[in-house]
RNA sequence: ACGCCUAAGCUGCCGCCGCUUCCUCGGCGGACAGCACGGGGGAACCAAUUUCCGCGAAAACAGUUUCGCGGAUGGGGCGCACGGCCGCGGGCAACCGCGGCCAAGGUCACUUCCUAGGACCGAGCCCGUCAGCUAACCUCGUCGGCAUUGGGGAGGGUGAUC
Numbered sequence: 001a002c003g004c005c006u007a008a009g010c011u012g013c014c015g016c017c018g019c020u021u022c023c024u025c026g027g028c029g030g031a032c033a034g035c036a037c038g039g040g041g042g043a044a045c046c047a048a049u050u051u052c053c054g055c056g057a058a059a060a061c062a063g064u065u066u067c068g069c070g071g072a073u074g075g076g077g078c079g080c081a082c083g084g085c086c087g088c089g090g091g092c093a094a095c096c097g098c099g100g101c102c103a104a105g106g107u108c109a110c111u112u113c114c115u116a117g118g119a120c121c122g123a124g125c126c127c128g129u130c131a132g133c134u135a136a137c138c139u140c141g142u143c144g145g146c147a148u149u150g151g152g153g154a155g156g157g158u159g160a161u162c
Base pairs, nucleotide, nucleotide: 003146004145005144009035010034011033012032013030014029015028016027017026018025036142037141038140039139040138041137046132051072052071053070054069055068056067057066058065059064074130075127076126077125078124083102084101085100086099087098088097089096090095105121106120107119108118110155111154112153113152114151115150116149
């Protein structure tokens, strides 16, 4: 709640319905238009570039470096959803998969602060080997929700009346 959160809205036009033929008003829909809002891509300038493991060889040894061979690992976007530890399985290792615990961070509904305590999440999806920033330009989106903690302070908004 004629309110609020969110980018997720406004106006016009068209169609249907309510209400009675049109008009007016209200509701719904539009793969219609304009505006507004949000996300991504995208120059110059600027910024940043160089991964890890195993084996072998060389440099007198060790350490380290270089070279060769083999192996592991892509990167990015939306989003709070990032990072670490432990266990199990695979692998010589780097590393991969699954589970558990912690945890950066986020949510609890106008915003913020104080106060007394709590609850929950800590995912998922997409691009497809490509992406720093980024004028012009290109492209996508306009969902979904809120009456569910108590007390106090400040601010903002909306509505009604004069």

Description:
A computed fold for a 162-nucleotide RNA from an uncultured Opitutia bacterium, annotated as c-di-AMP riboswitch aptamer (ydaO/yuaA leader). It was read from a public genome assembly, where an Rfam model found it. It matches the Rfam family "c-di-AMP riboswitch aptamer (ydaO/yuaA leader)". Gene Ontology terms of the family: regulation of gene expression and cyclic-di-AMP binding. Rfam describes the family as follows. This family represents a conserved RNA structure found upstream of the ydaO and yuaA genes in Bacillus subtilis and related genes in other bacteria. Of the family's consensus pairs, 92% are formed in the model.